[in-house]
Molecule: small-subunit ribosomal RNA
Organism: metagenome
């Protein structure tokens, strides 16, 4: 196969041959039809689909341009399609090879391939001319010549679509990249392209770019768009679409309309496969799928049915495009897991205050619905065409082409949506969190443990924070984490930020570029601003509609897309041009003022040094000394002389300079500023990135100088130490000359310039007014300097016409704290360093201004026995006593600065008693309650024993009820056995409570309301006086009030009333040895009840007006009369769980209870608190006087007796103003005579004594006798201010008895001293500093030493981009060259045209060598950095920080 040849097959049809008699059968051979394989030809394979490597680029995106361009198929339109020739694949033979494959011969088609011809038309030429094309195949009529349609060919033109090129403008980071470039910029020729150009060559120029950031480095596809934001923005570039790039990697061309070509060649190169080792073959960033890395990303599916693409005349093929389905809670949407009623508010859970509460109408149960699942039938839409048949038109006529109706054929998704029907609540809920932020709380368990924690931060025994339950909240097929973005962040600040002190003004000026820029006119129209037009792709997002049941999703329409071009028009303002002005800016003129600079001379005071002179011993120094200096003559002093540095006083928030700075006087040269006047230019101006200049002090080079001073160094002090602070001494330096150097808390910590904005008041310089003789003062005005303040600003604090107020233009700088102004480059330097200038890591905060404390070796004003003044003691002794050590079997516990230590304990021989041993007991020594045995209980006796216990024995129960009684039976007591339970002086005073102690009996500590501040807070409550006192007065934005003072309350002093025994005793009476007793009596004493009385009430005085002061009368008492009780708001997490009561934890035949015995009493030592003494103011011993407070019945005891005493015997009186206990010291007088003694009495020995069961461990007291220490106490230290201190006795509690010399209390005698507020210690007020707020017993700095992290340097070493130079140089264009080879043309021919292989040159990948230069990464050693539990030195800051 409707471009060609050709093989194999099937079928008809024809000729041939052979077999047969033939029909037929075989073979062979042509033709048609068809089927099919492999080539030749055409056309796609440059679409479509995948990545995003690479690219910072005209690569995109937008808007123009292309008279500088191409465009296969398609559209229209003109013209043409005539005649030859000569090969190749296939085939077929033969050869090589292990395949891939390759050669050779022989032969053959064409719409393959070549010439000829024609020239509409085209290309080149001014023109003439010249050049230049093509194939056919399929149909229909027609006997034929030919006629005619469709596809196709081939010129041209024109569309259209699609590309190419070029232009302006848009979009990362880095300046620690600042200079870049040689084909580089441009000319001229030429090549070379589809086309313009250094696009490429040759030559000529020397040029081009760049801080509106070149050229390097790092990163990246771009874009419509997505996220998120109110916007403006910012961060991204999956899926959708556009455009670019790329296909193993690197390079190359060829074919082509298109390529430099994802499934095409060639060549190098990594790989990787196959091999016969010779050589060959590959290229999932296509679809599916493996593997590998990784924290993670799917089916080795269905189908072309529909959309689209290519082929083809068409059936039709091809299509991992695309439709569809799988997997994946990845994402969004919808839907469900059931409704309704149900309280005995069931059960279980937790939880408890044990009574309930909560889960909770939640379930159970009763009644109902039936989405989705399941099951069972039924059943889609997307289908319309192409194509056949067929009708009508058109044409001679047919194909063909228009039109038109009905028939046939086409479904992967799918038996899938969807629609009936069934049964049945029946198959379907989780995550997280509950301490704030943040909706939502208990309980158990742990115990700084395990553990959480987004960030404050939870956890060290009562964890709403850990981990578990219960229970809530929240969201819900999902919840949470974890990563990213964006917002909040106005936290980068265009909208919409700041630099006095929180980060942040350049150290000062000059000036470049560069922004910025006075008044009037024209002129343009580039900013602007307005109208149109073009574009601004769909898609997204908005808005209005519509279709899937709804949504999500999709359509439809508008709208918008804030830009760009062009174009028309306005002319305020801005620009440019232009003319002109004088108010801004200079310039001239005249003045005066000034430590402005820069040179040069003089001149004095002082220091130091030398030399003279006079003069002697100590000079200097400092808390104090000592180093030093001096008899060799300092120091003091007088004289002279030499050097050098500085310039008192004048001096002033006074002058001048841009800023650092500038101070003796004179001259010379020289800059700025001001004031006044008038005249002249005519915006010339203002900032100012780079850049240049100047720039204290110390440093440095070279040369001087060198009197004081004074780093480093040297002594001497000081100190634990003192590399310092003081003291002595001293050289660089300091000071000229020339040069670097460039830096300071270069500071007003405040950048320059201009303009506006109420005011007071000094002070310097000028001018003018008024006055005046003629100046000052005074008015006015400019220019600096200053102080206080209004509005405004500001967080405050402050500022505040000299702004930090209000605007305007310019520059510089900031963007949590620390590593860090550090490291690495670079740039400057002689160096020393300047300057630019980060990160890793690490920390939740550095920080600013004000607040209230609280501190301070800050300051002011006050008090106090706080110092002083003074009397007496501790601290030495010796004893009591308590502690601490030590000791023990135990020495029970607490209490330990002041504020423990004679304290709890107001009374440890047993007891107490908690401790220790030993020996026993368990419902218990002690309560309640229930069950339950028993009725010989209650008590007494015995045995062991240390005793508690154990073990036996002996012994009235009561009380009611029934009954005659016996006896039952129920109650009380008692016991026995069982359970709950008791018991704990175990633990936690850091789980409490109530008591307490302290500061402190200090004078303060709050509150209402107003009022000032943004606020904390402040004010009152500060201030002047003045108290003891926040106590009172006066003043004040305060005005009140509370809880503290103070008064009320008690005792004491005075008085007056009442009161009259137990008290009293003047009168009176009796009575006695007696005022002794009684009687009468209440005058006084007193008892003890109510009153009075003292309030600065009364005078004077204090400059004063009060508050008060001070002085005086009166008065008992006089300025709270003297003492007590009495403790404000709070502070020490102060004491007490051992006094009580109490959460919680423990223990429950022991950590509970009973007993004997010891033990708190132990003793080398150290302290606290007391007694007693050391002695003559005293002892001793005789005599003699006088309180007041309490306390006695198991007490208190009198007289008397008896003992040397302690005591003992006695028993009067007392339930007490009745009776008892009862003074001492002091007077008086006598000894004693300074002595370890008549002091002192400890210690021991010996007889007593009393209490008590018992005095051995372990009371108390008497008597003789013994007679230590000690002769007034170191450093240090405690009490006291008047009836006090010091000194004498005496009484209570407890308690048999005592260790009391303690403790609480009376009462007697009774002084001294206070100048005074410097100091020591505590307290108050106010102020000021502060880095403290656990609040100075604060905070806090640095080396060191050990660990852990990141990080500079580093001899090197490894890797990796890169420039330069050079070798080498495949492939393959091109150029040349082609003696080898060739079929088409010319030529008889021989050869020419022409071409091809070779072969050479240019360029060049890959390679490979040399040299640098970037970037990583490692490394012996080695800097600093930051972190870490309670090391180690010391004490720098913080206060006057103890050296501002």
């Nucleotide at each position: 196969g409707a471009a060609c040849g050709g093989g194999a097959c099937u079928u008809u049809c024809a000729g041939u041959g052979u077999a047969g008699c033939a029909a037929u059968a075989c073979a062979u051979u042509g033709a048609a039809a068809g089927u099919u394989c492999a080539g030749u030809g055409g056309c796609g394979u440059a679409a479509g689909g995948g990545u995003g490597c690479g690219u910072a680029a005209c690569a995109c995106g937008u808007g123009a341009g292309u008279u500088a361009c191409c465009u296969g198929c398609c559209g229209a339109a003109a013209a043409g399609u005539g005649g030859g020739g000569g090969a190749u694949a296939g085939c077929u033979c033969g050869c090589c090879g292990a395949a891939a494959g390759g050669c050779g011969a022989a032969u053959u088609a064409a719409u393959a391939c070549c010439g000829c011809a024609u020239g509409u038309g085209g290309u080149c030429g001014u023109a003439a001319g010249a050049c230049u094309a093509a194939a056919g195949c399929c149909g229909g009529g027609g006997c034929a010549a030919c006629c005619u349609g469709g596809c196709g060919c081939u010129u041209u033109u024109c569309g259209a679509u699609g590309g190419g090129c070029u232009c302006g403008c848009g979009g990362c980071c880095u300046a620690u990249c600042a200079g870049c470039u040689a084909g580089u910029u441009g000319g001229u020729g030429a090549g070379g392209u589809a086309a313009c150009g250094g696009c490429u060559c040759a030559c000529c120029a020397a040029g081009g770019c760049u801080a509106u950031g070149a050229c390097g480095g790092g990163u990246a596809g771009c874009u419509g768009g997505u996220c998120u934001g109110a916007g403006a923005g910012g961060a991204c570039g999956a899926c959708c679409a556009g455009c670019c790039a790329c296909a193993c990697u690197g390079g190359a061309a060829c074919u082509g309309a298109g390529a430099c070509a994802c499934g095409g060649u060639c060549c190098a190169g990594a790989c990787a496969c196959c091999u016969a080792c010779g050589g060959g073959u590959g290229g999932c960033a296509g679809c599916a799928g493996u593997c590998g890395a990784g924290a993670a990303u799917u089916u080795u599916u269905c189908u072309c049915a529909a959309u689209g693409g290519g082929g083809g005349a068409a059936a039709c093929c091809c299509u991992g495009a695309a439709g569809g389905a799988g997997c994946g809670a990845c994402g969004c949407c919808g839907c469900g897991u059931g409704g309704a009623g149900g309280a005995u508010g069931a059960a279980g859970g937790u939880c408890u205050u044990c009574g309930g509460a909560u889960u909770g109408u939640a379930a159970a149960c009763u009644c109902c619905u039936g989405u989705c699942a399941u099951u069972a039938g039924g059943g889609a839409a997307c289908a319309a065409a192409c194509c056949u048949c067929c009708c009508g038109g058109u044409u001679a006529a047919c194909u063909g082409c228009c039109g038109g109706a009905g028939a046939g054929c086409u479904g992967a998704u799918a038996g899938u949506a969807c629609c009936u029907g069934a049964a049945g609540a029946g198959g379907a809920a989780g995550a997280g969190a509950c301490g704030g932020c943040u909706a939502a709380c208990u309980c158990u368990a742990u115990g700084c443990c395990a553990g959480c924690a987004g960030c404050c931060g939870c956890g060290g025994u009562a964890a709403u924070a850990c981990a578990g339950a219960g229970g809530u909240c929240u969201c819900a097929a999902c919840c949470g984490u974890u990563g990213u973005u964006c917002g909040g962040a106005u936290u980068c600040a265009u909208u919409g930020g700041g630099c006095g002190u929180a980060a942040a003004g350049g150290g000062u000026g000059c000036g470049u570029a560069g922004g910025c820029g006075g008044c009037g006119g024209a002129g343009u129209a580039a900013g602007u601003c307005a109208g149109g037009u073009g574009u601004g792709a769909a898609a997204u997002c908005u808005c209005g509609g519509g279709g899937c049941u709804c949504a999500a999703c999709c359509c439809c329409g508008a709208a918008a897309c804030u830009g760009c071009a062009c174009u028309u028009g306005a002319u305020a303002c801005u620009g440019c041009u232009u003319c002109g002005c004088u108010a801004g800016a200079g310039u001239a003129u005249u003045g005066g003022a000034g430590a402005g600079g820069a040179g040069a001379u003089u001149g004095g005071a002082a220091u130091c040094u030398a030399c003279g002179g006079u003069g002697u011993a100590g000079c200097a120094g400092u808390g104090a000394a000592a180093u030093g200096c001096g008899u060799a003559g300092a120091u003091a002093u007088c004289g002279u002389a030499a050097g050098g540095a500085a310039g008192a006083c004048c001096a002033g928030u006074g002058g001048c300079g841009a800023a650092g700075g500038c101070g003796a006087a004179u001259c010379u040269c020289u800059g700025g500023a001001c004031a006044a006047u008038u005249a002249c230019u005519g915006a010339c101006g203002c900032u100012g990135a780079g850049g240049c200049a100047c720039g204290a002090a110390g440093g440095c080079c070279a040369g001087g100088g060198g009197a004081g001073c004074a780093a480093a160094c040297g002594g001497g002090a000081u100190u634990a130490g003192a590399u310092a602070c003081c003291c002595c001494g001293g050289u660089a330096g300091u000071c000229c000359u020339g040069g670097c150097a460039g830096u300071a808390a270069a500071c007003g910590g405040u950048g320059c310039a201009c303009g506006u904005u109420u005011g007071g008041u000094g002070u310097g310089g000028g001018a003018g007014g008024a006055u005046u003789c003629g100046a000052c003062c005074c008015c006015u005005u400019c220019c600096g300097u200053g102080c206080c303040g209004g509005a405004g600003c500001u967080a405050a604090c402050g500022c505040g016409u000299u702004a930090a107020a209000c605007g305007u233009g310019c520059c510089g700088c900031c963007u949590g704290g620390g590593a860090a102004g550090u490291a690495c480059g670079g740039u400057c330097g002689c160096a020393a360093g300047a300057u630019u200038a980060a990160a890793a890591c690490u920390c939740a905060a550095a920080g600013a201004a004000a607040u209230u404390g609280a501190c301070g070796g800050g300051g002011g004003c006050c008090c106090g026995c706080a110092c002083a003044a003074g009397c007496g003691g501790u601290g030495g002794a010796g004893u009591a006593u308590g502690u601490g050590g030590c000791u023990u079997a135990a020495u029970u516990c607490g209490a330990u600065a002041c504020g423990a230590c004679g304290c709890g304990a107001a009374g440890a021989a047993c007891c107490u008693u908690a401790c220790c041993a030993a020996g026993g007991u368990u419902u218990g020594a002690c309560a309640u309650g229930u069950a339950u045995c028993g009725u010989g209980u209650c008590g007494g006796c015995g045995a062991u024993g240390a005793a508690a216990g154990u073990c036996g024995c002996c012994u009235a129960g009561c009380u009611a009820u029934a009954g005659c009684a016996a006896u039952a039976u129920a109650g009380c007591g008692c016991u026995u056995u069982a359970c709950a339970c008791a018991g704990g002086u175990g633990c936690u005073g850091c789980a409490u409570g109530g008591c307490u102690g302290u500061c402190g009996u200090c004078a303060g500590c709050u509150c209402g309301u107003g009022u000032c501040g943004u606020g904390a807070g402040a004010u009152g409550u500060u201030g002047g006086g003045u108290u003891a006192a926040g106590u009172c007065c006066c003043g004040c934005a305060a005005c009140g009030a509370g809880c503290g003072c103070a008064a009320c309350c008690c005792c004491u002093g005075u008085g007056u009333c009442c009161u009259g025994u137990u008290g009293c005793c003047a009168c009176c009476c009796c009575u006695u040895a007696a005022c002794u007793g009684g009687g009468a009596g209440c005058a006084c004493u007193c008892u003890g009840g109510a009153c009075a009385g003292a309030c600065u009430g009364c005078c004077c005085u204090g400059u004063g007006a009060a508050a008060c002061g001070g002085g005086g009368a009166g008065g008992a008492a006089g300025g709270u009369g003297g003492g007590g009780a009495u403790g404000a708001c709070g502070u020490c997490a102060a004491g007490u769980c051992a006094g009580c009561a109490u959460g919680g934890c423990c223990c429950u035949u022991a950590c509970a209870c009973c007993c004997u015995g010891g033990g708190c009493u132990g003793c080398a030592c150290a302290c606290g608190u007391a007694c007693u003494a050391c002695a003559a103011u005293g002892c001793u011993c005789a005599g003699u006087a006088c309180a007041g407070a309490a306390c006695g019945a198991g007490c208190c005891g009198a007289a008397g007796c008896c003992g040397c005493g302690a005591g003992g015997c006695g028993g009067a009186g007392g339930u007490a103003a009745u009776c008892c206990c009862a003074a001492a010291a002091a007077c008086u007088g006598a000894g004693c005579c300074c002595a370890a003694u008549u002091c002192g009495g400890a210690u021991u020995g010996c007889a007593g004594g009393c209490u008590g069961c018992a005095a051995c461990u372990c009371g108390c007291c008497u008597g003789c006798a013994u007679g230590a220490a000690g002769c007034u106490g170191g450093a240090a230290u405690c009490g006291c201010u008047a009836g006090u201190a010091a000194u004498g006795c005496c009484g209570u509690a407890u308690c048999a008895g005592c260790u009391a010399c303690g403790a609480c209390g009376g009462c007697g005698u009774g002084a001294a001293u206070a100048c005074g507020u410097u100091c020591c210690c505590g307290g108050g007020c106010c102020u000021u500093g502060u880095a403290c707020a656990c609040a100075c017993c604060g905070c806090c700095c640095g080396u060191c030493a050990c660990a852990u992290c990141a990080u500079g340097g580093a001899a090197g070493u490894c890797a990796u981009u890169u420039g330069u130079u050079c070798c080498c140089g495949a492939a393959g264009u091109g150029c040349g060259u082609g003696c080898g080879c060739c079929a088409a043309u010319c030529g008889c021919a021989a050869g020419g045209a022409g071409g091809c292989a070779g072969c050479g040159c240019c360029c060049u990948a890959a390679g490979g060598a040399a040299u640098g230069a970037g970037u990583g990464g490692u490394a012996a050693c080695u800097g600093g950095g930051a972190u870490g539990a309670a090391g180690u030195c010391g004490g720098a800051a913080c206060a006057a920080g103890g050296a501002a």